The part of an RNA shown here (small-subunit ribosomal RNA, central domain) has 345 nucleotides and comes from Hypseocharis bilobata.
The full RNA is in RNAcentral, with records from SILVA.
Model confidence (mean pLDDT): 87 of 100.
[in-house]
Context: one part of a larger RNA
RNA sequence: CUGGGCGUAAAGGGCACGUAGGCGGUGAAUCGGGUUGAAAGUGAAAGUCGCCAAAAACUGGCGGAAUACUCUCGAAAACCAAUUCACUUGAGUGAGACAGAGGAGAGUGGAAUUUCGUGUGGAGGGGUUAAAUCCUGAAAUAUACGAAGGAAGGCCAAAAGCGAAGGCAGCUCUCUGGGUCCCUACCGACGCUGAGGUGCGAAAGCAUGGGGAGCGAACGGGAUUAGACACCCCGGUAGUCCAUGCCGUCAACGAUGAGUGUUCGCCCUUGGUCUACGCGGAUCAGGGGCCCAGCUAACGCAUUAAACACUCCGCCUGGGGAGUACGGUCGCAAGACCGAAACUC
Numbered sequence: 001c002u003g004g005g006c007g008u009a010a011a012g013g014g015c016a017c018g019u020a021g022g023c024g025g026u027g028a029a030u031c032g033g034g035u036u037g038a039a040a041g042u043g044a045a046a047g048u049c050g051c052c053a054a055a056a057a058c059u060g061g062c063g064g065a066a067u068a069c070u071c072u073c074g075a076a077a078a079c080c081a082a083u084u085c086a087c088u089u090g091a092g093u094g095a096g097a098c099a100g101a102g103g104a105g106a107g108u109g110g111a112a113u114u115u116c117g118u119g120u121g122g123a124g125g126g127g128u129u130a131a132a133u134c135c136u137g138a139a140a141u142a143u144a145c146g147a148a149g150g151a152a153g154g155c156c157a158a159a160a161g162c163g164a165a166g167g168c169a170g171c172u173c174u175c176u177g178g179g180u181c182c183c184u185a186c187c188g189a190c191g192c193u194g195a196g197g198u199g200c201g202a203a204a205g206c207a208u209g210g211g212g213a214g215c216g217a218a219c220g221g222g223a224u225u226a227g228a229c230a231c232c233c234c235g236g237u238a239g240u241c242c243a244u245g246c247c248g249u250c251a252a253c254g255a256u257g258a259g260u261g262u263u264c265g266c267c268c269u270u271g272g273u274c275u276a277c278g279c280g281g282a283u284c285a286g287g288g289g290c291c292c293a294g295c296u297a298a299c300g301c302a303u304u305a306a307a308c309a310c311u312c313c314g315c316c317u318g319g320g321g322a323g324u325a326c327g328g329u330c331g332c333a334a335g336a337c338c339g340a341a342a343c344u345c
Base pairs, nucleotide, nucleotide: 003317004316005315006314007299008298012313014200015199016198017197021193022192023191025087026086027085028084029083030082033080034079035076036075039072041070048064049063050062051061052060053059090190092186093185094183096181097180098179102176103175104174105173106172107171108170114148115147116146117145118144119143120142124135125134161168162167205246206245207244208243209242210241214240215239219235220234221233222232257312258311259310260309261308262307265290266289267288268287269286270285271284272283273282274281275280294301295300318345319344320343327338328337329336330335
């Protein structure tokens, strides 16, 4: 390289948008570039095959066959391409409904913790397996009222819902993205995928400025222990929160790329529509459970496929060395991305 693969053995990019490229509905007409076949030319020599010469040689002579490419000429029209016309089932637009923690900003309420103030009260409290450090007569803990401040959203709550993914939950308002159903009015292939590229992207971390109740890396102390740089306890700084900018990673997982078509059934559930007096039934779009065929090394998957097919992208190729070195790009840094080899088993 080919082949074979990528849920768990190596292997799906964290997710999307989109450039080039690849692939791409139906009918008709034209064209003939590709394509197919016909004829003519070309297709050197050597070689190969046959015959001959020769004492022999890695010798010489003659003749034949075959052939890709290319060119000329005249055809064919199924397919691919091109041009034109048309169609509607793919894609999209519109009308009418609907659901939703989808996003951004602003405002606001309650429970609880903590702190502060005041009153009551008067000796412990706290913590643990047990203790101690710790708090407390300068009046703690407890209790009542008041105040301040920050963070998080109990019940509802669910295999529930929404979002491309990350993710999203008190309530109200403003702005705003997407989706589903139904009507089939409009448009008429406008599609799918997507190397590079661009954007988004948990937590931690970084920069600047705020904020700081609780929690809490580091750190200090008390225990435990042979030791205890831990688990347990008392404290506690960054951080956690907000604004702006960076970082760009994860078991970024469904360990399962995106899209399209086909395919046995049953049950539960969310949102529509139609039907029905009602029980219910039908259908579309989601979320789950079981399962026939099929697949799988097995586990299991099974209309939300890991089934049967097609299109496009990404990736894998024994373990270690190693996601390391070198170099490059990016970053304030931390580091990220691209990414070997020697050697060794």